[in-house]
RNA sequence: AAGAGGUUGCGAUUUUUAUUAGUAGUAAUUUAAGUCAUACAGAUUAUUGUUAAAUUAUGAAAGGAAAUGUCGCCGAAGUUAAGGGAGAAGUAUCUGUAUUCUUUCUUUUCUGGGGAAUUAUAGAAUAUAUAAUUCACUGUCGUAUUGGAAAAUACGGAGCGCUU
Numbered sequence: 001a002a003g004a005g006g007u008u009g010c011g012a013u014u015u016u017u018a019u020u021a022g023u024a025g026u027a028a029u030u031u032a033a034g035u036c037a038u039a040c041a042g043a044u045u046a047u048u049g050u051u052a053a054a055u056u057a058u059g060a061a062a063g064g065a066a067a068u069g070u071c072g073c074c075g076a077a078g079u080u081a082a083g084g085g086a087g088a089a090g091u092a093u094c095u096g097u098a099u100u101c102u103u104u105c106u107u108u109u110c111u112g113g114g115g116a117a118u119u120a121u122a123g124a125a126u127a128u129a130u131a132a133u134u135c136a137c138u139g140u141c142g143u144a145u146u147g148g149a150a151a152a153u154a155c156g157g158a159g160c161g162c163u164u
Stems, first nucleotide, its partner, number of pairs: 001164003006074001009073005015067003025058009036049001039097006077111002081107009112138002115135008140157007
């Protein structure tokens, strides 16, 4: 430098679908609180406000998932921890601080690969993901045995590997 692994190899993404959810929100009505606007601090406004609950009507989205096509690939990628950047969310409004969520970059931990079971955690979840343990399967290399060879069996190693 070029390659290989496959019960659906890995990731990104398009479209569709279910779930989220008859939930959040919105509108109307009723009841309650009784001066109280917020995660916190300050300022301003509002009382026909604010807060809570119920009923009726209307009614999402993000995140997570599946199918499908396309693209990039074989440390593909996922994951642990720390730090930085960007964006978003919740207040009646503004400012500041903090928080939460998403995304991205750098360094770093662990994992050869996908599967099944159990437990834990995350999750709205019986989906799914991650981690640990166990099980068989599979690629690869080493050692031993068998074999004319191809290969098979047993044990062991780790992708910082293996083949050329």

A computed fold for a 164-nucleotide RNA from a chicken gut metagenome, annotated as Lysine riboswitch aptamer. Rfam family: Lysine riboswitch aptamer. Rfam links the family to the GO term lysine biosynthetic process.